[in-house]
RNA sequence: AGAGUUUGAUCCUGGCUCAGAUUGAACGCUGGCGGCAUGCCUAACACAUGCAAGUCGAACGGCAGCAUGUUGAGUAGCAAUACUUGAUGAUGGCGAGUGGCGGACGGGUGAGUAAUACGUAGAGAUCUGCCUUGAAGAGGGGGACAACCCGGGGAAACUCGGGCUAAUACCGCAUACUACUCUGAGGAGGAAACGGUUGGAGCAAUCCAGUCGCUUUAAGAGGAAUCUACGACUGAUUAGCUAGUUGGGGAGGUAACGGCUCAUCAAGGCGAUGAUCGGUAGCUGGUCUGAGAGGAUGAUCAGCCACACUGGGACUGAAACACGGCCCAGACUCCUACGGGAGGCAGCAGUGGGGAAUAUUGGACAAUGGGGGCAACCCUGAUCCAGCGAUGCCGCGUGUGUGAAGAAGGCCUUCGGGUUGUAAAGCACUUUAGGUUGGGAAGAAGUGUAGCAGGUGAAUAGCCUGUUACGUUGACGGUACCGACAGAAUAAGCACCGGCUAACUCUGUGCCAGCAGCCGCGGUAAUACAGAGGGUGCGAGCGUUAAUCGGAGUUACUGGGCGUAAAGGGUGCGUAGGCGGUGAUACAAGUGAGGUGUGAAAUCCCUGGGCUCAACCUAGGAAUUGCACUUCAAACUGUGUUGCUAGAGUGCAGUAGAGGGUGGUGGAAUUUCCGGUGUAGCGGUGAAAUGCGUAGAGAUCGGAAGGAACAUCAGUGGCGAAGGCGGCCACCUGGACUGUAACUGACGCUGAGGCACGAGAGCGUGGGGAGCAAACAGGAUUAGAUACCCUGGUAGUCCACGCUGUAAACGAUGAGAACUAGAUGUUGGCCUGCGCGAGCGGAUGAGUAUCGAAGCUAACGCGAUAAGUUCUCCGCCUGGGGAGUACGGCCGCAAGGUUAAAACUCAAAGGAAUUGACGGGGGCCCGCACAAGCGGUGGAGCAUGUGGUUUAAUUCGAUGCAACGCGAAGAACCUUACCUACCCUUGACAUCCGCGGAAGUUGGCAGAGAUGCCGAUGUGCCGAAAGGAACCGCGAGACAGGUGCUGCAUGGCUGUCGUCAGCUCGUGUUGUGAGAUGUUGGGUUAAGUCCCGUAACGAGCGCAACCCUUAUCUUUAGUUACCAGCAUGUAAUGGUGGGAACUCUAAAGAGACUGCUGGUGAAGAACCGGAGGAAGGCGGGGACGACGUCAAGUCAUCAUGGCCUUUAUGGGUAGGGCUACACACGUGCUACAAUGGGAUGUACAGAGGGAAGCCAACCCGCGAGGGGGAGCCAAUCUCAGAAAACAUGUCGUAGUCCGGAUUGAAGUCUGCAACUCGACUUCAUGAAGUUGGAAUCGCUAGUAAUCGCGAAUCAGAAUGUCGCGGUGAAUACGUUCCCGGGCCUUGUACAUACCGCCCGUCACGCCAUGGGAGUGGGUUGUACCAGAAGUAGGUCGCUUAACCGCAAGGGUGGCGCUUACCACGGUAUGGUUCAUGACUGGGGCGAAGUCGUAACAAGGUA
Repeated sequence: AGAGUUUGAUCCUGGCUCAGAUUGAACGCUGGCGGCAUGCCUAACACAUGCAAGUCGAACGGCAGCAUGUUGAGUAGCAAUACUUGAUGAUGGCGAGUGGCGGACGGGUGAGUAAUACGUAGAGAUCUGCCUUGAAGAGGGGGACAACCCGGGGAAACUCGGGCUAAUACCGCAUACUACUCUGAGGAGGAAACGGUUGGAGCAAUCCAGUCGCUUUAAGAGGAAUCUACGACUGAUUAGCUAGUUGGGGAGGUAACGGCUCAUCAAGGCGAUGAUCGGUAGCUGGUCUGAGAGGAUGAUCAGCCACACUGGGACUGAAACACGGCCCAGACUCCUACGGGAGGCAGCAGUGGGGAAUAUUGGACAAUGGGGGCAACCCUGAUCCAGCGAUGCCGCGUGUGUGAAGAAGGCCUUCGGGUUGUAAAGCACUUUAGGUUGGGAAGAAGUGUAGCAGGUGAAUAGCCUGUUACGUUGACGGUACCGACAGAAUAAGCACCGGCUAACUCUGUGCCAGCAGCCGCGGUAAUACAGAGGGUGCGAGCGUUAAUCGGAGUUACUGGGCGUAAAGGGUGCGUAGGCGGUGAUACAAGUGAGGUGUGAAAUCCCUGGGCUCAACCUAGGAAUUGCACUUCAAACUGUGUUGCUAGAGUGCAGUAGAGGGUGGUGGAAUUUCCGGUGUAGCGGUGAAAUGCGUAGAGAUCGGAAGGAACAUCAGUGGCGAAGGCGGCCACCUGGACUGUAACUGACGCUGAGGCACGAGAGCGUGGGGAGCAAACAGGAUUAGAUACCCUGGUAGUCCACGCUGUAAACGAUGAGAACUAGAUGUUGGCCUGCGCGAGCGGAUGAGUAUCGAAGCUAACGCGAUAAGUUCUCCGCCUGGGGAGUACGGCCGCAAGGUUAAAACUCAAAGGAAUUGACGGGGGCCCGCACAAGCGGUGGAGCAUGUGGUUUAAUUCGAUGCAACGCGAAGAACCUUACCUACCCUUGACAUCCGCGGAAGUUGGCAGAGAUGCCGAUGUGCCGAAAGGAACCGCGAGACAGGUGCUGCAUGGCUGUCGUCAGCUCGUGUUGUGAGAUGUUGGGUUAAGUCCCGUAACGAGCGCAACCCUUAUCUUUAGUUACCAGCAUGUAAUGGUGGGAACUCUAAAGAGACUGCUGGUGAAGAACCGGAGGAAGGCGGGGACGACGUCAAGUCAUCAUGGCCUUUAUGGGUAGGGCUACACACGUGCUACAAUGGGAUGUACAGAGGGAAGCCAACCCGCGAGGGGGAGCCAAUCUCAGAAAACAUGUCGUAGUCCGGAUUGAAGUCUGCAACUCGACUUCAUGAAGUUGGAAUCGCUAGUAAUCGCGAAUCAGAAUGUCGCGGUGAAUACGUUCCCGGGCCUUGUACAUACCGCCCGUCACGCCAUGGGAGUGGGUUGUACCAGAAGUAGGUCGCUUAACCGCAAGGGUGGCGCUUACCACGGUAUGGUUCAUGACUGGGGCGAAGUCGUAACAAGGUA
C1' cells in the first nucleotide's frame, strides 16, 4: 500500500465483499510447563448457610461465665497437698447494660439520570468530628435513667408497672476585657470533665509532676455544600413551552446565596444558534482502531455521580435523608399457638434461575491500609495469598548431531521412476521443563524484656525519642532459587491448498450428496464436494461465530460531488442569517507572540533500573495538542468615528419590442340556415364500409347567423423572472438598452422560513359553443383489436370569477462578481472616417447564435452566454428495488399535492465510449438471386434412399440449406456389425513359459454345421550334438478380444458460409482505455485488382500468377500410329518396299503482354473501339479453399483418453434378417408420342478395360447363350457393329404399331446354392399414364437439351456414381422486388448477439409490511377523590424530675387532637407506544405455468 466483483472488451460512477488490528468473549477440535494479568457483558431476578463493624474496664454501675488470691466447712492423706462445696469484685479480666468514638470510610452495582450528573476553567454567600499550630480556661452544684431487684402480659418478637444506683450520660449557677453571637456601640447573651491513668510525697485527706481527654476561641490542612461559563447522544413524521412561571422590594427558612418558601406588585422568561416532548445513555482519565483528523467504546485500574427489594419520610450526627440504622405504604419470602411477628447478598464465598457464557460456601491478618484503644491488642471476605478456567499477553519445552541400501510401508506414475525423505531405523550425545531426592532465601518494618543516651520534670520515678543486647512475629510455603539421580525418556495439534491468498495430485460422487467471505463450484475425466497422499500457514494452540475501527476520499474539517452516472428548488420578491468597495483614525473581540496557573495519579512515548529474558514491575523525563489569567503587537477580519466614488441607485435626453391588462374593430376560412342553378352520386381508405343523397346531396352563385383562431410578414428575429407572448386601433402599465455625468454616498450580493407568480389537464358557479375532440357509438383491420385507420360524437377547448400548484416547468446546467486567445453571423443602440447616394470601413457597450485556443471533463462535450480560473450565498445527492410508496402532519371541494420512512430483497443498478451482431434504418455493389429464356421436379408406373409402422431381427450411422441413388465403387451364403438355435472359454488373433509331436497328406462314422470319435500315412531344416528355428496339439497364468458407451474428452479427415474478398501483423501516430489509423475517401476491377489522395509506412495469409489440360505453330523423334510423292501387290485393305511431308503420338520450345493504336478519364489506374493474330483483355476447363463460424459430421475407415464387459457385450457354426408394407417425403429412370414409334439400309467418335482376363474367325440356337479355339501382358490382338444422324418406305392422333408395369409359361448365365432374394432371353399378357395443383429445381456456350460409349466395384447383379465423345440451341431490358453475400453509415436496453432482449395481468407457494370492527399491555398529561408515616404550625383535652418560686404556681417538655404538605391507591377523560385481530391492499422472491407482445431497430402507430 491494495484486491475481487456490473461488460464481448473499455473507462468512469457506484455499492457489496476480502486481506489488518483488536475483545471481560463464546463455540468446535486439540492440549506439556511456568510467570503476569483477568473472569455474570444476560435477570438492579430470587436467595438456604457462614462470614463481611466493631472497639474502649485508662468514662461508669457492676459481675452471669472463666481464671487467681484470701477465707469458712467437709472428704482423703502422717504431712506437704489434692478434691468437693460456700463466702468474698480483692485481682486478672469480662457476658449483658449506661457512656464515648466508629457503623456517612472501606466493599458492591450501573437501575435511574440528557442534567440537582460529569469534564474543564472560574466564583463567593458557607459548614467542617478526628488531625496540626496558637490564645484562654477547666470554679461550684443538682436531679435522674438503664443495668439490677420485685411483679404482670405474650407462642414468639418483645413489652408494661413499681423500686435502687454510677459516670467523661443529663441540667442549672459562677467566670469569659480583647476574641465569638446580637447590638440602638452604651451593653446583652453564651463553656467545660481535677475525669481517668502513671509516678512521687503523705497514715490519710490531699498535694506535685507526666500523659490521654474536656471547654471557648483564632488560624491551617484535608473534606463537604452552593453558584457561573463552556464542552460532550438522537429524532422537527416533537414547534411552540412556562402561573412560582420571569423579575422587584419585604418576610420566613437554610451552614450558606437564591421563588428555596410565602404574601404582594409588575408581565415577564425560554425557543429554528432547536425550547418543550419522545427515544437512548451513568460521566471522565482512558481503551481499541487510524498516518493523522476522526470513528467506536467507558470491563479490569483511578476520579466523580447515582442506587441499596419498590415508593415515601424524617431521626441521630461534624457529615446521612444512611447497603449489613429507624418509621410508614406496597410486592414477595419465612415463622406462628392465627392474636401477631421476622427479612432484604447491586459485600465475600455459595445456591436456584436466565443465558452462547464467566471461578472456591479456601487460608491469613505475616505485609499494606482502616476502626477502636495510652498501649499490649481486638476487629477487618478492605487487603495479601492460594484454588479453578489456554480467557488474554509473555517465556520455555516436546530433543541434538550423524545417518543413502535414498530401507519397508503409503501415494503418484509416462512403469523408467518420482515423492514422503535424513525423515525413520541404526550409531553417538544432551537433560531445560516434568519426576525423585537434598539444601534453601527475600518479603520483618516492628513488638517484648533488659541496658544506655537525650527530652520533660524537683526526681535517679514515670512517660516520650533514639540506640545496644537478647527473645520473638510469614497466610503464601518448605514457595522462589541452588544441587544430585535416572532416562529420549512424560509432552503436537489446528486450519487451509479455484482466484482474491502461501500451498496439487489421485480416488469416490455425478446439479445428487454437499461447499461457499465475494466471484462462484457440483449435470462421468471436480486442484472448489468427500476421503487419501503430498504441500502451505500458524503453533499449545488453531479455526469459526459475534462485535469495533481500518481499508471506505463510501458523509469528504483535513478530503467528494450535482449537463448525460444519485443530485440545481418551476420562477421571482424578500425577512433572519452569511458574505461584502476605498482612504484615515481609535479600540483590541477574533488573530499572533511571550509569561503564569491549571491540565490528579495511572496509561501512551523516551531514557534508565529490577525479576536469568520477556510479559510485568519501577524511577526520572517528555507529553497531556485544552482552559483560564496576564503582558505585548496591530498587518488582516471586526467595532466606533470621519471621508471618497470605481459597486448600487436617482435625474435628464433618446431607442426597440408578439412584455402585461382593459375596451373596441377587421378580413380570409370552416360550419349551419335561407334562396337560386343543377343531377346522381358524394365522402372516405392500403382496399373498403359505416355515414350523407332523388324528401334533390356533393358542386356552384347570392344572402344571413355564430364562435374560435389570426395565413403571408416570420427570421437558431424580438420581449418577459419563469410559465409564456403573434390581425389592427385606443387607453392604463412594468422592465430593458444607449448617451450624459448633475445628485446620493456602499444604500450591495445571496437568501432558511415567508409571500407572490406559475403551461396543460382537472374542479366549482354562470355564460358560450363554429371547428377540433377524451369518453361513447358504428364501420373496418385482425386469431382477437376494449387500439392504430374511417364515419359520427359529449365533456372539454372559449369568456367571467374562484380553486388546484403540478410538467422532459429542460440549457436536464441556481443567483451574483472578477479574470482568461480569436473567427463568423444576426437584433436594437451610440460614436466616428469615407462616399453625391445606395452604402462601405473602424471603435464601443447590451442581447442572440455557430465554430474554436488554452484549460476542464469518465467520455460525450463545454469553451467570455464556461461545464475554464477564483470568491460569496442558497438548494440538493450518498447502491438498485421496495418508493416518491405507507403512516403521521399541513394544504385542497375533490382529484390530489407537499413533507417522507421501514421491514424485506438483489450484487449489482447506472453513465459515456468501443468492437461486433441485428433492424419491417439509409447509401453503394455483386451472384442463374430476380428478371428474360430452355428443360425439368411436384401428377403416372417402376428403381433407389429416408421417415413411419411392423418384426425374433428388420444392425449401425447421416437429419434445414450443408441427411435422404448419403457411408454402400455394388446385402442370395460370405460381407454382417442384427435375430434364433447349437457350441468354445488363455480363446479366431499377439507375446511369454512348460510338455509332447516334424509339418503335412488322407479314410470312415455321427451331426444342420461348428465339432466329436475311430483310424491310415509321414519322420524334414540348422547344429558347436547341449539344443535351436518354423509349424501343430495339450496345460497354467499374465493377458487377448469388444462394429460396447462417450464425436460434448480427442487426433486425423471432411462438409458449410465460399473461390465470398476478405483476415491480420510489425513499426509509427492517435485515444486514460477497449480500440482506431493502416483496411476509410475519389475512381477502377472478377478481386483489399490497381491508381490517386491520405499519419501513416511496410509486410504476411488470402486474390492473381507459378502446376495440369485444352485451342495455334516450330523443333526433335518415327512403332504397333501415318501414307503426300515413288515402287509393288490384292476382289479389297499402309497389305508390302519405302518415306519422314501430313495426321497423330510425346518431349522440348514459341505464343497473349492492354504490347500497338483512336477515344474517354484533370493525370493515373483503367475502360470503350480498332488493327494484327489460332487465340484479346482472367482465351476455355481443372487442381488449389485465408482468419474463422457451426461443441457441424465421423470413437462403425484408422488412431486414441476415460468408463464398461471377461464361460461374455468375446469367439465359432447353421438358418433367418438388413429385400417386411395401410402410408409420407427426397433423388432418379421410362413415358404419355408424329421434331415420334416400328422396319430396312448407309456413315462418323472419344476415352477406357483386358491373364483366375479380353476373347476373334467359324458352327449351333429366334434369343439370352453354347461350342470353338486364332490372337493379345496390348497405338499391334480383343471388348467393339457407337447411337442419335442420314436415306427409303410404314403408322395418321387412337389409350394407338404410343407406353411398357404387372402376370403366366419356357429358358440362358453366374455361383456350393438364385425359395425367402439375382440378372438376362423368348413367347404370351398389355396396368397407370393424353404434359401434371399449390409449390419448386438446374442452366449464360460447345453450355442447356438430346444421343450413345466406357470404367470402377464385381463370381453374378445399375435407371446409381465417375468419365468419354456425337448433335447442338434460346435468352439476359435491367437491379424495383425475393434469397445470399461484400463495403460505408445510422439506431440499439442485443453480445449463448433478433430463433436476441423484455413488460403486465392471472394461477400456485413462501416472506415481510400497510389498513382493519376491535382486544390486551406499558408510559404519560389534565381534573377530582383520598391521605399512612413524618415534619412544620395551631391547640390547656391530658400530663410534666432538674430551672424560678416560701407556697400556689410559673416556665419548659411530652402525649393527644387538628391544619398544611405528601407516597401508595382510586375515579373520569386524553396523548403516546408495543403486541395482537376476521377480513383486506399493494410489495418482494420463486421451476419448465396461462394470456397477449407494451418497450429496445423507424420495435413495425417514433

RNAcentral holds the sequence, with entries from SILVA. Predicted 3D model of a 1502-nucleotide RNA (small-subunit ribosomal RNA) from a metagenome. It matches the Rfam family "Bacterial small subunit ribosomal RNA".